The RNA shown here (small-subunit ribosomal RNA) has 1574 nucleotides and comes from Opitutus sp. Taxonomically the source falls in Opitutus (Bacteria, Pseudomonadati, Verrucomicrobiota, Opitutales). Its mean pLDDT, the model's own confidence on a scale to 100, is 81. It matches the Rfam family "Bacterial small subunit ribosomal RNA". Gene Ontology terms of the family: structural constituent of ribosome and ribosome.
């Protein structure tokens, strides 16, 4: 430079966020199946499960040119007899030639092809080498040779045996069968010499001699020989012997490629020697003897799985998964063993044995092997046809034709895959019906469809019309062979023959006809392209993950519409990816997520200084060559099928492995060496230290004994009791006794490897580090699997000791209980000696070892410098302990020269939570355990850090009638009112902690009313709209019946509208009918509205920037103030919004404005502000003023603010009110109204009467009334505000004790009525159940209403309950307030008001103060909470389901082993039986050899005994997982209420409890150091 190739994420842990980590998802892939559905053709491909069992055809024959035969038929030729016939000629018969068939002999073939993967973990495979240790039918080349004898066999023929299959005997016969001789190119054997090699050796030449082949078969033919056949020639095609080649086999060797160490030791023919045998060949293959070796942690031995490979899916790759089809190789052919035949076999379709298993059978006995092609059964989710053919292509055989070939080539099944084609194209808007949805307007299906114009692919019909065939053969010709113009062969050249598929068939061409025959599947909650309606009601049901479904489901299921794909589409199951980087070579971790081993030393292993940049070698390393890496695939250029699948030719590739071929020497390794000193060690000097270890000493303290003084308590707690004491405790003095631990020093200080290690100083023995100074060795180092030792507490064995603690037991408290927390004693143990035991939260949760990178500060322990008399102080080093910080790192917290930084080395561990620090197996221990270490099943999380809440019996600060100070009450009584419960035909419904309960109710006798009971209506009490009638109808009136509603029925010209004046619309009405009304029926958890609570508490956000990966922080925190996030200051913040607070409104103060109905100071008058005057005044009711910490002083950061004066009606937000911030409570409210959806329609809708709502054993709330003398009674006196008043308020008068009444003046109101009580005066009770108290009951009334029986109120007169100040607990109240008193209104005919909602009238105490209760805000901490502590959440029992361990055994596979038997067979021995060829012999017969026989060795299968591994299944049992709202408790997160946790040992229904050590991964407080900063 050019070229080719090239890597996507999402969901889901949390209120939120970084991050670790695990699920699942989109991808492609398949020999597939399985649902829905299917037009066509083309190329593949098709028992993955039973190596299960298999009827039935078929898969291996062929050679007459190797041989005898063989009977029949044919066919032709000849010949020969007979008969007819004059003859030709016919018939028959025999014979001899040919040519087809048949079984045998003989020879090739049957060891190719085809088919499955059973077993094999191995030189089977795969790649590379090696045989000098080897064999090899046909073939191809090359030399040489083919001579002459013999004996037999099968068949066939007879005889016999037997069902069968089949076997036996006896004659006869041929060969290219078989058997000797003869040669000997030559091989074998021996010896020699060269030349060469890799050790044995090997080639090649010479010489020796001893051994050693052969078959004919067809054609043809001149000359010559023979009487003929023939002999001789010649071809061709075989035989024999050697040599080489080619393919083929066979044997060895490097190297590679599963899983398992819960498989650690194996092996006796093992290991190797000498020698023999045996093989083609090597070789313990096999045998005899000697030796005792041989393999293993780099994984021997066992165990589990599996046929290797090219390839093939996937992947960016590297990798991972795999091994169908196609090709190479291995291995098996019912299971087990054997051999024989061959050139090759221990043999799919052969032989012998044993076995299982099936047929046949005369029961005597045979037969059989589809993992060849088809097919049948079984089994399975699941895999075709009992098809044509040898036409090609390839094998066998043959000289050939030709036969054989279920190799193979073709067809038929199945969308099993890949590929290609179709279902039609253009135009068409009323945007058609129709569906769907719909605001009801429309909107979408939708140019879609109808319609209109076209096209003709596929299929269909007619017609035309292939390729694969080129050979072999056959004629013909021309050329070499030959004596030959003969035959034969062998090149050439020309003509012939031949098609399973196929037949008039596919393609293709040509014609017809006709939009005609040809679309489905899955999906629409996210991931993930695509939305609505209906139905359903945690049900049916969906689901790949996270999850929908409990009446408004895009998530069920239906329809519409819409996406995706398309003859498919979808789901399952499997593989790969999915930066799954989640085993990390590429490409990961280990302070807290899962992960450093408890520490050392140290073997194997790995890793390792410097050089005259020595020297040498070249193993690794680089580089080139060379071979090899099959073929097909993959990539790639072309080509052929119309395209493409697909095939075909050619390159590239094959990332490898080799090399006895070359080259390079820097690195790493080796070898060398007078090697060198920096790592490392040693040696000297020196001082520091709780280092080890053993023996003495030392004082203080507890107990304990004894003596002394005393005398009633002492210990003990939250308070207490159990204990101890009048038999003298305790307390105190004295002496003794023993036994353990070592105050103060003592420091985040020292020592050690860790574990750990504290009185001293003496003694003794002994490790290790530091510093310093100079020599010495010379790389002697690091690290570290096994291994070895050490290792706290707690336990364990023996022996001692035992003071003080103290598991355990046992008393006493505490508690609902307390197997604990707390006390009281107390045993084991804690201490010594020896032995084991090996584990901890054995922790810095941080392996060593070595470089390297910015500072500061303390300390400890050495050395120097300066200085000084000398020391400190200072200033440098070196080795340590600690803090804070830089770059860098790190999810973050953090670490930061003492890394967790930046690198090297070496070692340990991780790989989702549970299950499980567990089982089972092994080692170890005296036990208790201790180390190693699964799985089933369950689950989508579990977890780390930081964040924002909220929470805490976690801290600081502040605030509030929160608490304390105080005044009164609630809780006891009684009454009224709600409210629970109980009752009822009904007791209508809501409201239910605080925030329901004098609430909704601002008023239930009827009504209200919604409830119940009866009786009644039905388009209806009430609203629209249609459609039908009406004038004997409507309006009106009357009567009957009934409790009423309502039902029936009768008079009557009273009175009947409007537009138009025709029709006929409106209005009325009725009664029928259809829409529809109507529901206080349900859902306050489907809303809207409005409310009530945190709370009138000071909070709640934002915009821009800044930190932070981020969620978020900052602002809004601090430091002071404030009632306030109210305000200053500071400050990586700077500002701004709702809140606060002001601005309203009442009210205090003053001016103004106006003066009626208000007022009256001065005038006048009255009985009265009555009147006249007046408006100054109060008053009214517009408007102003005023208070801003504004003036002074004083404190403080001199900035806000706070303390105090004064002035002032008011003084620190004067005082009240209205006014309630983002929110929270699924907080109330469908019964106030509205309202989605459901539901009811002669009733759940409407009417009417009566009843309930008020019922009564009881409980609880708020309340009035009182218990009395600061009362209560009687009597006289005063003085408000803020309200109402015509269906009203009602005055004066008069009656009535009274309620009321009779009666009306006045007033629609600052004019009239309504209208004051406590207190003040006088006076009475005189401390009681009263001259308190008024419940209840009586009588007699009055008012209101249609009606006061259930069920009004009020009035008199009589009764006169309980109550004497209220337990436990609790509520309201900070000044005109509590607390009293009475007015007034709303509703309202009338009242149950004592409520409620305003109004004045008297009018108080009290606050140190913020410890504590309560509830709020900030700041902080911890948190396993987040539905937020009413949270979270452990453990045991019960039940139910699931898996799993253990178990007495029992049943099985699979192994070893010892022993019994022992078939076929090879192999050895032996034979008195038999037996043609050789060889003696005249022969008889002998010999050699062969065949059977027996013996023996080996040995399949089988019995038996003992084991080993494995599996199943087992009463019982043991823990584990899940699961509905179960039981007891409350371990654990917050100090979780006794911090929590590790590790041991007791104990306990459970979680736990408690001893000992040990840890911070504990909150608080407070002190010590240290550090930052001034």
């Nucleotide at each position: 430079u050019u070229u080719u190739c090239g890597g996507a994420g999402a969901g889901u842990u949390u209120g939120a966020u970084c991050c670790u980590g695990g699920c699942u998802c989109a991808g492609a892939a398949u020999g597939a199946a399985c649902g829905c559905u299917g037009g066509c053709g083309g190329c593949g491909u098709g028992g993955u499960u039973a190596a299960g069992a298999c009827a039935u055809g078929c898969a291996a024959g062929u050679c007459g040119a190797a041989c005898g035969g063989u009977g029949u038929u044919u066919u032709u030729a000849g010949a020969a007899u007979g008969u007819a016939g004059c003859a030709a000629u016919a018939c028959a018969u025999u014979c001899u030639a040919a040519a087809a068939g048949c079984a045998g002999u003989g020879g090739c073939g049957a060891a190719c092809g085809g088919g499955u993967g059973c077993g094999u973990a191995a030189c089977a495979c795969g790649u590379g080498a090696a045989c000098a240790a080897u064999c090899u039918a046909c073939c191809u080349u090359c030399g040489a040779g083919u001579g002459g004898g013999g004996a037999a066999u099968a068949g066939c023929u007879c005889g016999g045996c037997g069902a069968a299959a089949g076997c036996c005997g006896a004659a006869u016969u041929a060969a290219u069968a078989c058997c000797g001789c003869a040669u000997g190119u030559g091989g074998u054997c021996g010896g020699a010499a060269c030349u060469c090699g890799c050790a044995u050796g090997a080639u090649u030449u010479c010489c020796g001699a001893a051994c050693u082949a052969a078959a004919g078969u067809c054609a043809g033919g001149g000359a010559c020989c023979g009487c003929a056949a023939g002999g001789c020639c010649u071809g061709a095609c075989g035989c024999u012997c050697a040599a080489a080649g080619a393919g083929g086999a066979g044997u060895u060797c490097g190297c590679g490629g599963c899983c398992u160490a819960u498989c650690a030791g194996c092996u006796a023919g093992u290991u190797g020697g000498c020698g023999a045998g045996g093989u083609a060949a090597c070789g313990g293959c096999u045998c005899a003897c000697c030796a005792a070796g041989g393999c293993u942690a780099a994984g021997a031995c066992g165990g589990g799985u599996a046929g290797c490979u090219g390839g093939u899916c996937u992947g960016a790759g590297a990798g991972g998964a795999u091994g169908a089809u196609c090709a190479g190789c291995c291995a098996c052919a019912c299971u087990g063993g054997a051999a024989c035949u061959g050139a090759g076999a221990c043999a799919c379709g052969g032989u012998c044995c044993a076995g299982a298993c099936a047929c046949c059978u005369a029961c005597g006995g045979g037969u059989g092997g589809c993992a060849g092609c088809a097919g049948u059964u079984u089994c399975g989710a699941a895999u075709c046809a009992u098809u044509c053919a040898c036409a090609a292509u390839g094998g066998g055989c043959g000289a050939a034709a030709g036969c054989c070939u279920g190799a193979u080539g073709g067809u038929g099944c199945g969308a099993c895959g890949c590929c290609g084609c179709g279902u039609g194209a253009g135009g068409g808007a009323u945007g058609a019906a129709g569906g769907u949805c719909u605001u009801c307007g429309g909107a979408u299906u939708g140019u879609a469809a109808a319609c209109c114009u076209c096209u003709g692919u596929c299929a269909c019909c007619g017609g035309g019309g292939a390729a694969g065939a080129a050979a072999c053969c056959c004629u013909g010709c021309a050329g070499g062979u030959u004596a030959a113009u003969a035959c034969g062969u062998c090149u050439g050249c020309a003509g012939g023959c031949u098609g399973a598929c196929u037949g008039g068939u596919a393609g293709c061409c040509c014609g017809g006809a006709g939009a005609g025959g040809a679309a489905g599947c899955a999906g629409u909650g996210g991931c993930u392209a695509a939305c609505u309606c209906u139905g359903u009601g945690c049900c049916a049901g969906c689901a790949g993950c996270c999850g929908c479904g409990g009446u408004a489901a895009u998530a069920c299921a239906g329809a519409g519409a819409c996406u995706g794909c398309g003859a498919g589409c979808g789901u399952u199951a499997u593989u790969c990816g999915g930066a799954a980087u989640u085993c990390a070579c590429u490409g990961g971790g280990c302070g807290u997520a899962a992960a450093g081993g408890g520490u050392g030393c140290g073997u194997a292993g790995g890793c390792g200084g410097c050089c005259a940049u020595g020297u040498g070698u070249a193993a690794g390393u680089c580089a080139g060559g060379u071979g090899u890496g099959a073929a097909a695939g993959c990539c790639u250029g072309a080509u052929g099928c119309u395209c493409a699948a697909c095939a075909u030719c050619g390159g590239a590739a094959c990332u490898g492995c080799a090399u006895c071929c070359u080259c390079a020497a820097a690195c790493u390794a080796c070898a060398u060496g007078u090697g060198c000193u920096a790592g490392a060690g040693c040696a000297u000097u020196g001082g520091a230290g709780a280092g080890g270890g053993u023996a003495g000493c030392g004082g203080a303290a507890u107990u304990c004994a004894c003596g002394g003084u005393g005398u009633a308590g002492c210990a003990g707690u939250g308070a207490a009791a159990u204990g101890c004491g009048u038999a003298g405790a305790u307390a105190u003095c004295g002496u003794g006794a023993g036994g353990a631990a070592c105050a103060c020093c003592a420091g985040a200080g020292g020592c050690g490897a860790a574990g750990g290690c504290g009185g001293u100083c003496u003694a003794c023995c002994u490790g290790g580090a530091c510093a310093a100074u100079u020599g010495c060795u010379g790389a002697c180092g690091c690290u570290c699997a096994g291994g070895c030792a050490c290792g706290a507490a707690a336990g364990c064995g023996u022996g001692g000791g035992g003071a003080g603690c103290a598991a355990a037991a046992g008393g006493g408290a505490u508690u609902a209980g307390a197997u604990a927390c707390c006390c009281c004693g107390g045993u084991a143990g804690u201490c010594c000696a020896c032995g084991c035991c090996c584990u901890a939260a054995a922790c810095g949760g941080u392996g060593c070892a070595c470089a390297c990178u910015a500072g500061g500060u303390c300390u400890u322990g050495g050395c120097g410098g300066a200085u000084u008399c000398g020391a400190c102080c200072c200033c440098g080093u070196c080795a340590g302990g600690g803090c804070c910080c830089a770059a860098g790192c790190u999810a973050a917290c953090g670490c930061g020269u003492u890394a967790a930084g930046u690198g090297u080395g070496c070692c340990g561990c991780c790989u989702g939570a549970g299950g499980a620090c567990u089982a089972c197996g092994g080692c170890c221990g005296c036990a208790a355990g201790g180390c190693u270490a699964a799985a089933a099943c369950u689950c989508a999380a579990a977890g780390g850090a930081a964040u924002u809440g909220a929470c805490g019996g976690g801290g600081g600060c502040c605030c509030g009638c929160a608490c304390a100070a105080g005044c009164g009450g609630u809780g006891g009584a009684g009454u009224a009112u709600g409210u629970g419960g109980c009752u009822c035909a009904a007791u209508u419904c809501g409201a239910u902690g605080c925030a329901a309960c004098g609430c909704g109710a601002a008023g239930a006798a009827c009504c209200u009313u919604a409830c119940c009971u009866g009786g009644c209506c039905u388009u209806g009490a009430c609203a629209u709209g249609c459609a039908c009638g009406g004038a004997g109808a409507c309006c009106g009136g009357c009567g009957c019946u009934g409790a009423a509603a309502g039902g029936c029925g009768c008079c009557u010209a009273g009175g009947u509208u409007c537009c138009a004046u025709u029709c006929g619309g409106g209005a009325c009405u009725g009664c029928u009918g259809c829409a529809c009304a109507g529901g206080u029926g349900c859902u306050g958890c489907a809303u809207g509205g409005c409310u009530g609570u945190c709370g009138u508490c000071a909070g709640c956000u934002c915009g821009u920037g800044u930190c932070g990966u981020g969620a978020g922080a900052u602002g809004u925190u601090g430091c002071g103030u404030u009632a306030a996030g109210u305000c200053g200051c500071g400050c990586a913040a700077c500002g701004a919004g709702c809140g606060c607070a002001a601005c309203c409104c009442c009210u205090g103060u003053c001016c103004u404005u106006a003066g009626u109905u208000g007022c009256c100071a001065u005038c006048a008058u009255u009985a009265a502000g009555u009147u006249g005057g007046g408006c100054a005044c109060u008053c009214u009711a517009g408007g102003g003023a005023g208070a801003c910490a504004a003036a002074c002083c004083c404190u403080c950061u001199c900035u806000g603010a706070g303390g105090g004066u004064g002035g002032g009606a008011a003084g620190g937000u004067g005082g009240g009110g209205a006014u309630g911030a983002c929110g929270u409570c699924a907080a109330g409210u469908c019964a106030g109204g509205a309202u989605g959806g459901c539901c009811c329609u002669u009733a759940c809708g409407g009417c009417c009467a009566g009843g309930g709502c008020u019922g009564c054993a009881c409980a609880c709330g708020u309340a009035c009334u009182a218990c009395a003398a600061u009362g209560c009674c009687c009597g006289g006196u005063a003085c408000a505000g803020a309200g109402g008043g015509a269906c009203g308020c009602a005055a004066u008068a008069c009656c009535g004790c009274g309620a009321g009444g009779u009666g009306g003046a006045g007033c629609a109101a600052a004019u009239c009525c309504u209208a004051a009580a406590a207190a003040c005066c006088g006076g009475g009770c005189c401390c009681a159940g009263u001259u308190c108290a008024g419940a209840u009951u009586g009588u007699a009334g009055u008012c209101u209403g249609c009606a006061a029986c259930u069920c009004g109120a009020c009035u008199a007169c009589a009764u006169g309950a309980a109550g004497u100040u209220g337990g436990a607990a609790u509520c309201g109240c900070u000044a005109g307030u509590a607390a009293u008193g009475g007015c007034g209104c709303a509703u309202c005919a009338g009242c149950u008001a004592c409520g409620g909602c305003g109004c004045c009238g008297u009018g108080a105490a009290u606050a140190c103060g913020u410890u504590c209760c309560c509830g709020g805000g900030c700041c902080u901490u911890g948190u396993a909470c987040a539905c937020a502590c009413c949270g979270c959440c452990c453990g045991u029992c019960a039940c139910g389901u699931c898996a799993u361990g253990a178990a007495a055994g029992c049943c099985g596979g699979u192994u070893u082993u010892g022993c019994c038997c022992g078939a076929a067979g090879u192999g050895u021995g032996u034979u008195u039986g038999c037996c043609a060829a050789c060889c003696a012999g005249c022969a008889a017969u002998g010999g050699a050899g062969g065949c059977g026989g027996c013996g023996c060795c080996c040995u399949a299968a089988g019995g038996u005994g003992a084991g080993g591994c494995u599996g199943g299944u087992g009463a019982u049992u043991g823990g584990g997982a899940c699961g509905a709202a179960g039981u007891c408790g409350u371990a654990a997160c917050a100090a979780g209420g006794u911090a929590g946790c590790c590790g041991u040992a007791g104990g306990g229904g459970a979680a736990c409890c408690u001893g000992c050590g040990g840890c911070u991964g504990g909150a608080u407080c407070a002190c010590c150091u240290c550090c930052u900063u001034u």